This is a predicted structure of a 572-nucleotide part of an RNA (large-subunit ribosomal RNA, domain V) from a bacterium. The RNAcentral record of the full RNA draws on ENA.

Context: one part of a larger RNA
RNA sequence: CCUGUGGUUAGACGAAAAGACCCCGGGAGCUUUACUGCAGCUUGAUAUUGAGUUUAGUGCUAGCAUGCGUAGCAUAGAUGGGAGGCUUUGAAGUUCCGGUUCCGGCUGGAAUGGAGCCGUCAGUGAAAUACCAUUCUUGUGUGCGCUAAAUUCUCACCGAUCCGAAAGCGAAAACCGCAAAGCGGAUGGGGACAGUGUCUGGCGGGCAGUUUGUGUGGGGCACAUUCCUCCCAAAAAGUAAUGGAGGAGUCUAUUAAGGUCGGCUUGGGACGGAUGGAAAUCGUCCUGGACGGGUAAAGCCAGAAGCCGGCUUGACUGCAAGGCGGAUAGGCCGCGCAGGUGCGAAAGCAGAGCUUAGUGAUCCGAUGGCACUUUCUAGAAUAAGGCCAAAGCUCAUCAGACAAAAGCUACCCCGGGGAUAACAGGCUAGUUCCGCCCGAGCGUCCAUAGCGCCGGCGGAGUUCGGCACCUCGAUGUCGGCUCAUCUUAUCCUGGGACUGGAGAAGGCCCCAAGGGUUCGGCUGUUCGCCGAUUAAAAAGAUACGUGAGCUGGGUUGCGUAAGGCACGUGAG
Numbered sequence: 001c002c003u004g005u006g007g008u009u010a011g012a013c014g015a016a017a018a019g020a021c022c023c024c025g026g027g028a029g030c031u032u033u034a035c036u037g038c039a040g041c042u043u044g045a046u047a048u049u050g051a052g053u054u055u056a057g058u059g060c061u062a063g064c065a066u067g068c069g070u071a072g073c074a075u076a077g078a079u080g081g082g083a084g085g086c087u088u089u090g091a092a093g094u095u096c097c098g099g100u101u102c103c104g105g106c107u108g109g110a111a112u113g114g115a116g117c118c119g120u121c122a123g124u125g126a127a128a129u130a131c132c133a134u135u136c137u138u139g140u141g142u143g144c145g146c147u148a149a150a151u152u153c154u155c156a157c158c159g160a161u162c163c164g165a166a167a168g169c170g171a172a173a174a175c176c177g178c179a180a181a182g183c184g185g186a187u188g189g190g191g192a193c194a195g196u197g198u199c200u201g202g203c204g205g206g207c208a209g210u211u212u213g214u215g216u217g218g219g220g221c222a223c224a225u226u227c228c229u230c231c232c233a234a235a236a237a238g239u240a241a242u243g244g245a246g247g248a249g250u251c252u253a254u255u256a257a258g259g260u261c262g263g264c265u266u267g268g269g270a271c272g273g274a275u276g277g278a279a280a281u282c283g284u285c286c287u288g289g290a291c292g293g294g295u296a297a298a299g300c301c302a303g304a305a306g307c308c309g310g311c312u313u314g315a316c317u318g319c320a321a322g323g324c325g326g327a328u329a330g331g332c333c334g335c336g337c338a339g340g341u342g343c344g345a346a347a348g349c350a351g352a353g354c355u356u357a358g359u360g361a362u363c364c365g366a367u368g369g370c371a372c373u374u375u376c377u378a379g380a381a382u383a384a385g386g387c388c389a390a391a392g393c394u395c396a397u398c399a400g401a402c403a404a405a406a407g408c409u410a411c412c413c414c415g416g417g418g419a420u421a422a423c424a425g426g427c428u429a430g431u432u433c434c435g436c437c438c439g440a441g442c443g444u445c446c447a448u449a450g451c452g453c454c455g456g457c458g459g460a461g462u463u464c465g466g467c468a469c470c471u472c473g474a475u476g477u478c479g480g481c482u483c484a485u486c487u488u489a490u491c492c493u494g495g496g497a498c499u500g501g502a503g504a505a506g507g508c509c510c511c512a513a514g515g516g517u518u519c520g521g522c523u524g525u526u527c528g529c530c531g532a533u534u535a536a537a538a539a540g541a542u543a544c545g546u547g548a549g550c551u552g553g554g555u556u557g558c559g560u561a562a563g564g565c566a567c568g569u570g571a572g
Base pairs, nucleotide, nucleotide: 022417023416024415025414026413027412028409029408030407031406034210035209036208037207038206040203041202042201044199045198046197047196048195050153051152052151053150054149055148056147057146058145059144060143063140064139065138067136074129077135078134079133080132081131084118085117086116093112094111095110096109097108098107099106100105157190158189160187161186162185163184164183168178169177170176213225214224215223222242226248227247228246229245230244231243249398250294251353252352258312259311260310261309262308263307264306266290267287268286269285270284271283272282292301293300295358297356298355299354316339317338318337319336322333323332324331328399341350342349343348364392367389368388369387370386372385373384374383424471425469426467427466428465430464432460433459434458435457436456437455441451442450478553479551480550481549483545484542485541486540487539488538491516492515493514494511495510496509498507499506518532519531520530521529522528567572
């Protein structure tokens, strides 16, 4: 030196497990005042479901009653007929008993009575009375029907008790079993209710299926999401960011903020001028677009696009050469023609507004117009469709998934990601630490013994950060224990300069890393505070050294685990 063996674990980003944290995509479990359903519960209707009685209401109806303005003998419903009607089958009158009443009367019954009463006529009145027919109002009332409620019955139906086994099956002639249930019968109970079917309103995480957007210097929270103006934007156009600033989701026809014709000039400054002032109205000069233009900003505007007045509706219909812009869709400008208008003497101008925001595809249903198609047809109404017009969406996640949708998961799972976070490393160095320059000032005096405003320039890579570059088919995370190696910006020990160094003790600086740098109380602590020492109890780096070396108190799983507190309806 090589090899074997034994030992030690610093490394092979050692082995193990397609990271459980985080994010993305998917799933599952759970919750609820997410959405939509289903069971279940409940309401009503109806069928099963039949028979009576009473009460109330209501419709029709036999009968009976009822009807009063004034005038008129008087209580005249309406119309028509009508000259007679009623009466010994008992008229007038009288008595008694009812109904009704406008208190006048009307009307019914019984008794008595024993022959008349009423109408026509007359008169009054809008209408004339007896009697007959039809009919109206109001009331009574028989019968029938309906509705509601109550109640009764028995025959459906229900359940209870008792009795039974013909057929059939069993190896089965007999006994026996199947026989609890079900089936047949009887008795008594309930009873058209209950129960059940169909339809229907409600309740309904008990159960089920799902939804719960995206962007994002990780995700969450916040914010944003469509349109307009400016800057960024690099002198064509265009151009990103969770870059910097603002606006819109309209307004105007009752004096138009539209069209046209005519006219006018704003604002500011100085000076002058009664009340009159900083500012009212008047005059002169200067300035020049600073005013104003409904509304943000930018551009633009004076023979105006600003201000005032007259007349008006072109804030039109049918089109459209040619262009701008542009992935598409959508958007924008518009010569000219036809129709019919407004203003102007006319030439002409006018298809809204100085311009650029003020918005929403398709489907759906509804509306108006045309009368084009189809069907029922011989023809038509109608219905459906078509064409034209305009409306109904904070469809605002604004190129709009459905008419219709929120959460929890530490019980979690799968597919992926170092495309993306937490540890460590890397880059950076705002923050942190250290140094240097300048020297206002402090230091009795004196900038620099010691300090050093306001500022400036560096270094280090121990903090907090930023970035997201290796690692998510795994780089184990705080502290302690053990074992350490290094740096020097030196705490002690050594050597020195200065001193506001008398000495001693110090201050500050320079050189210097050989060695050293304590033991306890509290706390998981690093740190820190405290106690006692020491020459001193230095600061750091090493994956905040070191878990294939230990520990496991902390952080950061589930479970044991009920209970308590905060928040949440709840899952959590």